[in-house]
The RNA shown here (transfer RNA) has 72 nucleotides and comes from an uncultured bacterium.

RNA sequence: GCUCUCAUAGCUCAAUGGAUAGAGCGUAGGCCUCCGAAGCCUGAGAUGUAGGUUCGAUUCCUACUGAGAGCA
Numbered sequence: 001g002c003u004c005u006c007a008u009a010g011c012u013c014a015a016u017g018g019a020u021a022g023a024g025c026g027u028a029g030g031c032c033u034c035c036g037a038a039g040c041c042u043g044a045g046a047u048g049u050a051g052g053u054u055c056g057a058u059u060c061c062u063a064c065u066g067a068g069a070g071c072a
Stems, first nucleotide, its partner, number of pairs: 001071007010025004018055001027043005048064005
């Protein structure tokens, strides 16, 4: 230098262009307990940035940013 892949919650991961973007762990509150642990209930929390296509974009296209792999 070229090609490809990836970027979603604090972490690890889902989501065939269409329902309120879900799960586990973690975290906050509550129940329980003499106090904790465990268990149960409830909650907060996310689509890398900027454009485009579409009635509708996490999903498709372009550029940029970052990470990784291959080739030279």
Background: Its Rfam family is "tRNA". The family's RNA type in Rfam is transfer RNA.